[in-house]
Molecule: Lysine riboswitch aptamer
Organism: bovine gut metagenome
RNA sequence: UAAUGGUAGAGGCGCGGGAUUUAAGAGUAUUCCAUCAGAUGUCUUAGAGCAGGUGAAGAUGGAUGAAAGGGAAGACCGCCGAAGGGGGUUUUUGUCUAAGCGAAAGCUUUCCUGGUUGUAUAGUUAAGAACUAUAUGACUGUCAUCGUAAGAUGGAGCGCUACUUAG
Numbered sequence: 001u002a003a004u005g006g007u008a009g010a011g012g013c014g015c016g017g018g019a020u021u022u023a024a025g026a027g028u029a030u031u032c033c034a035u036c037a038g039a040u041g042u043c044u045u046a047g048a049g050c051a052g053g054u055g056a057a058g059a060u061g062g063a064u065g066a067a068a069g070g071g072a073a074g075a076c077c078g079c080c081g082a083a084g085g086g087g088g089u090u091u092u093u094g095u096c097u098a099a100g101c102g103a104a105a106g107c108u109u110u111c112c113u114g115g116u117u118g119u120a121u122a123g124u125u126a127a128g129a130a131c132u133a134u135a136u137g138a139c140u141g142u143c144a145u146c147g148u149a150a151g152a153u154g155g156a157g158c159g160c161u162a163c164u165u166a167g
Stems, first nucleotide, its partner, number of pairs: 001167001005164005012080001014079004020073003031063006040051003043100006083113004087108008114140011142155005
C1' cells in the first nucleotide's frame, strides 16, 4: 500500500417468519326438507370408474351452517439481496390414465429490483382491503464526477463504510 480474504456495521413507516387474538369471508359453500324440472354430473377432451327415473344438472322456498388463502394488532424470532418477482426444474394435487388448463411446496450456478411511498394501468382476490408487475413522480441512503459552497449529474447492493490481512 490494500490486490485478495476475513470480521463488524449503516440505510428506516427497513425486510421476512411460525404460534396468538380479531374484522371480514358469510348467512356464502356444504347438508337436509318441499315444489318445479326431467338426464346427466364428476376443470376440458378421449376412455374408465363412481353417483343418477328409489330422480342427475338447474331453479325457487324453508331449516342448518362452516373453512382456507389474503387483511389488522401487539409481543417473539431471524436478518440488511434483508427480500420480492420472471425463467428453469422436481414433487404433490383437481376420482384414475394420456394430453391440456389450473393450484401448492421445494430447489436454482439464471435474469430484474438500493429502500420507502403516491398516482395510473393490468393481474390475483369476496373485496374500494392487501399483494404483485409495468410506467411515472416524490422522499431517502450510498459511491463517483463537477462545484468555493449551496447543490447538480450519473451509477448500482457480487454495492458502500470501519477495522484487519500478502507481495